[in-house]
Context: one part of a larger RNA
RNA sequence: GGUUUACGGUGGAUGCCUUGGGGCCAAUGGCUGAAGAAGGGCGUGGCAAGACUACGAAAUGCCUCGGUGCCGGCUGUCUGGCAAGCUUAACCGGGGAUGCCCGAAUGGGGAAACCCGUCCUAGGUCAUACUAGGACAUCCCGACUUAGGUCGGGAAGGUAAGUAGGAGAACUGAAACAUCUAAGUAUCUUGAGGAAAAUAAAUCAACCGAGAUUCCCCUAGUAGUGGCGAACGAACGGGGAAUAGCCUAAACCGUAGCUGCUUAACGGACUGAGGUCCUAUGCAGUUUCGGUGUUGUAACACUCGCCUACCCCGGCCUCAGUACGGGGAAAGAAGUAAAAAACCAUCUCUCUAGCUGAAUGAGUCUGGAAAGGACAACCAUAGAAGGUGAUAGUCCUGUAAGCGAAAGGGAGAUGGCUUCUGGUGUGUUGUUGAGUACCACGGGACACGAGAAAUCUUGUGGGAAUCUGGGGGGACCACCCUCCAAGGCUAAAUACCAUUGGCCACCGAUAGUGAACCAGUACCGUGAGGGAAAGGUGAAAAGAACCCCGGGAGGGGAGUGAAAUAGACCUGAAACCGUAAGCUU
Numbered sequence: 001g002g003u004u005u006a007c008g009g010u011g012g013a014u015g016c017c018u019u020g021g022g023g024c025c026a027a028u029g030g031c032u033g034a035a036g037a038a039g040g041g042c043g044u045g046g047c048a049a050g051a052c053u054a055c056g057a058a059a060u061g062c063c064u065c066g067g068u069g070c071c072g073g074c075u076g077u078c079u080g081g082c083a084a085g086c087u088u089a090a091c092c093g094g095g096g097a098u099g100c101c102c103g104a105a106u107g108g109g110g111a112a113a114c115c116c117g118u119c120c121u122a123g124g125u126c127a128u129a130c131u132a133g134g135a136c137a138u139c140c141c142g143a144c145u146u147a148g149g150u151c152g153g154g155a156a157g158g159u160a161a162g163u164a165g166g167a168g169a170a171c172u173g174a175a176a177c178a179u180c181u182a183a184g185u186a187u188c189u190u191g192a193g194g195a196a197a198a199u200a201a202a203u204c205a206a207c208c209g210a211g212a213u214u215c216c217c218c219u220a221g222u223a224g225u226g227g228c229g230a231a232c233g234a235a236c237g238g239g240g241a242a243u244a245g246c247c248u249a250a251a252c253c254g255u256a257g258c259u260g261c262u263u264a265a266c267g268g269a270c271u272g273a274g275g276u277c278c279u280a281u282g283c284a285g286u287u288u289c290g291g292u293g294u295u296g297u298a299a300c301a302c303u304c305g306c307c308u309a310c311c312c313c314g315g316c317c318u319c320a321g322u323a324c325g326g327g328g329a330a331a332g333a334a335g336u337a338a339a340a341a342a343c344c345a346u347c348u349c350u351c352u353a354g355c356u357g358a359a360u361g362a363g364u365c366u367g368g369a370a371a372g373g374a375c376a377a378c379c380a381u382a383g384a385a386g387g388u389g390a391u392a393g394u395c396c397u398g399u400a401a402g403c404g405a406a407a408g409g410g411a412g413a414u415g416g417c418u419u420c421u422g423g424u425g426u427g428u429u430g431u432u433g434a435g436u437a438c439c440a441c442g443g444g445a446c447a448c449g450a451g452a453a454a455u456c457u458u459g460u461g462g463g464a465a466u467c468u469g470g471g472g473g474g475a476c477c478a479c480c481c482u483c484c485a486a487g488g489c490u491a492a493a494u495a496c497c498a499u500u501g502g503c504c505a506c507c508g509a510u511a512g513u514g515a516a517c518c519a520g521u522a523c524c525g526u527g528a529g530g531g532a533a534a535g536g537u538g539a540a541a542a543g544a545a546c547c548c549c550g551g552g553a554g555g556g557g558a559g560u561g562a563a564a565u566a567g568a569c570c571u572g573a574a575a576c577c578g579u580a581a582g583c584u585u
Stems, first nucleotide, its partner, number of pairs: 001584009015570001016536002020507002022504009031158002039102003042056003046082002050078003062096006072087004107116003117136007138155007163191005173180001177227001203210002214241005224232002245489003248433001252291003256287006267278003270321006296467001298432004302427001304425004310328005315322001331421005343416010354403003360376002364373002377394002379383001385397003438462008448474001469484005523530002543569001546557004
């Protein structure tokens, strides 16, 4: 020096554990902000220096209403201590008050949490100063005023994911690369909402028919597209979830205003007859408001009819008529999320605190400890789960089952309330969304790359018909079928998130979130940004009084404990470092 064995040190693997994560399901809820948010700064404690939590100069809290708490309880956590107190307190929940400074930040400024104002009111002062409260930014809209302006309403900022619009890559793949792909993805940006978007056929289908939209499962990796490469990739139809339909423009009528016209008449004053009146009480154009009206086997308006229909009033005067208008009665229908719009009452369910809740043995064995073994019982609409000194239906919290809200929120039902209510035929009459449809050129979207390329969209240029009309059915034409564009609204089923509850052939501290621990922290970076490590004594601190060595650290006794090689810690592998002994060179 090597090697073997034994005993240690170091180290922190492994095993066991779980406060934390991940995922799925169900129910419920879902915007916030000038009434100053989100997010921060600085403060606030009896001893309080620091950190977390809570709160705001009324500051670890105040008022009020409920719940709970009745013999001990309480004064948040690290903090296991002391003191002083409180006690219908404290704690939990609903509502309210207060709420410094910054921040959209908004009186002006500014290097955020700071500086400097003007006016009004009150306190204060001889008067300033000072203190408290209030007003004072910008933009848009409306009203009133109008050289000015005043008043009222709104906006701004935040927002994880989801969502609609606008702008829009490259790496990559094609085994290179250019069309193509990646991908309308990432990213930027605008808007709105608890969802958003879409939505009531100018849709599909196929000669049969369906009947708004959205989402899911099939159809189907099919038909197709494609340097027919790589790749991309439907629809019809079927099955489910959820269902809901409506309002306008126009024609026509009335109202109000403006402009123009005119033989009291072939005009008007509801109709007929007879009167009377009208230079506007007529006619034409245009605009406002109201009524009507909304469709494709066309519909509606208007004209002229027919049928039905309870009462009253009115429509210049008289008579007759009148579904022309208004009011009422009865009956019926509908309604607050669209289609018009408020609110009230009652009731039910539910969320935000809680409550009741069965049944074993101080006996026996092992043990530090019984929930384990043995023996003997009981409950069960409760033998889910967790805790308790090892493994507990009957010890504790609970569980099954049942009960509960002063206040606030959500959902629903009923009633009040509100709104609405003739039908049918006729026609050489009127209306039915125009720089639109469509075409050409150039783009884009459609699974579809210009292709035989329909359909949708639109930058430029042309440019219809209007019901005897128009669009579509994948070039185009005919026939046939089907629908009605060029205005608008619309819940639910869907996406995402949070809370509550439940579950898991999900993880178990190099795993699972980056984060089980004071983590988006420490630390790094000028900055955008990047971003850790770090869990475990014991049943209980009973955390080692006292003695000894030592300056201390540390150790030896003593003591606690089941155990101290459980002593600041579970277990404690290996590498690595030693001590002792054996063998060997």
Predicted 3D model of a 585-nucleotide part of an RNA (large-subunit ribosomal RNA, domain I) from an uncultured Chloroflexota bacterium.
It matches the Rfam family "Bacterial large subunit ribosomal RNA". Gene Ontology terms of the family: structural constituent of ribosome and ribosome.
It was read from a public genome assembly.
Its mean pLDDT, the model's own confidence on a scale to 100, is 80.